[in-house]
Context: one part of a larger RNA
RNA sequence: CGCAGGAUAUUUGUGGGGGGCUGUCCCUAGUACGAGAGGACCGGGACAGACGAACCUACGGUGUUCCAGUUGUCACGCCAGUGGCAAUGGCUGGGUAGCCGCGUUCGGAAAGGAUAAACGCUGAAUGCAUCUAAGCGUGAAGCCCUCCCCGAGAAUGGAUAUCCCUUAAGACCCCUUGUAGACUACAAGGUUGAUAGGCAGCAAGUGUACGAGCCGUGAGGCUUUUAGCUUAGCUGUACUAAUCGGUCGUUUGG
Numbered sequence: 001c002g003c004a005g006g007a008u009a010u011u012u013g014u015g016g017g018g019g020g021c022u023g024u025c026c027c028u029a030g031u032a033c034g035a036g037a038g039g040a041c042c043g044g045g046a047c048a049g050a051c052g053a054a055c056c057u058a059c060g061g062u063g064u065u066c067c068a069g070u071u072g073u074c075a076c077g078c079c080a081g082u083g084g085c086a087a088u089g090g091c092u093g094g095g096u097a098g099c100c101g102c103g104u105u106c107g108g109a110a111a112g113g114a115u116a117a118a119c120g121c122u123g124a125a126u127g128c129a130u131c132u133a134a135g136c137g138u139g140a141a142g143c144c145c146u147c148c149c150c151g152a153g154a155a156u157g158g159a160u161a162u163c164c165c166u167u168a169a170g171a172c173c174c175c176u177u178g179u180a181g182a183c184u185a186c187a188a189g190g191u192u193g194a195u196a197g198g199c200a201g202c203a204a205g206u207g208u209a210c211g212a213g214c215c216g217u218g219a220g221g222c223u224u225u226u227a228g229c230u231u232a233g234c235u236g237u238a239c240u241a242a243u244c245g246g247u248c249g250u251u252u253g254g
Base pairs, nucleotide, nucleotide: 001153005164006163007162008161009160010159011158015150016149017148018147021049022048023047024046025045026044027043033038051107052106053105054104055103059101060100061099062098066094067093068092069091070090071086072085073084074083075082076081112144113143118138119137120136121135170248171247172246173245174190175189176188177187178186195241196240197239198237199236200235201234202233204230205229206228211224212223213222214221215220
């Protein structure tokens, strides 16, 4: 842009894609069978491997925006306290969210239809016989459907429900953003507001800050102090910013 007004929600499914795996053990049953050795069909159950999807509660990884320790050197006049740099966050120990797997949960199924090989029923040609010639069945991890996903740009351009409208309905520009993302789009919002930031509280991380007091010649230790600091998390709060405004749209519709 189209589907001849617009908005919202729910849908049908032409069609397309995905998935379809296997093993071991137990029961039936040491039964049928077999001289024995051995050892089932059918049916039922448990567990596992590989593969796949989703997810992050727990486990584990990362986490260069969080915390701590520490060496050398330089700077902040000095002490103290901090900051910069060190081929990689200088090195080291941890770690929230997010993203992940080594982790968690789930999946393959069952049912139905038509069949293949095969096995049959009835049955002639051929008075018998014959699964086949007419006719009718059983029958597979395969086919169709069932399961999951996309899906009306499916041009035969589908359907349902509700609401709104004629200087309109509505949409966009613009702005705050993220569950989205290369851009666009999509999604949440724009004061009738919790969209982002700030702030407050909480969770969670680190691990007991600075300063001061005391002890020790000192490195250091103890107390104040489970402190101080804190990113992406949760809840709340209009303090800041989403201001003001502009453009399109009025038809083959009722």
Molecule: large-subunit ribosomal RNA, domain VI
Organism: Candidatus Omnitrophota bacterium